[in-house]
């Protein structure tokens, strides 16, 4: 010194609700709270899940209703990529 692991220490973040604000939903953003987290730090290449505005097919005389489908979303769903604090067995 490197991997693996993750004990103490210093701290980080921040589920569920809750309030405003935003989107067409899913969802995000802020504030408040704190379920958990050793990357729950950053990133939509891969796959998974969600949601369906537009489109496209049916159904109805109409409203309008059903189905499919991402180009929207999830990084706190999982592989992967990158950086990072500390220094027990």
């Nucleotide at each position: 010194g490197a991997c693996u692991u993750g004990a103490a220490a210093a701290g980080g973040c921040a589920a569920a609700c809750c309030a405003g604000c935003u989107g067409a939903a899913a969802g995000g953003c802020u504030g408040g709270g704190g379920c958990g987290c050793a990357a729950a730090g950053u990133c939509a290449g891969g796959a998974g899940u969600c949601u369906a505005a537009a489109u496209c097919a049916c159904c109805a005389a109409g409203a309008g209703g059903u189905g499919a489908u991402a180009u929207g979303a999830u990084g706190g769903u999982c592989c992967g990529a990158c950086u990072g604090c500390c220094g027990a067995a």
This is a predicted structure of an 89-nucleotide RNA (c-di-GMP-I riboswitch aptamer) from Pelotomaculum sp. It was read from a public genome assembly, where an Rfam model found it. The source organism's lineage runs through Bacteria, Bacillota, Eubacteriales, Desulfotomaculaceae and Pelotomaculum. It matches the Rfam family "c-di-GMP-I riboswitch aptamer". Rfam links the family to the GO term cyclic-di-GMP binding.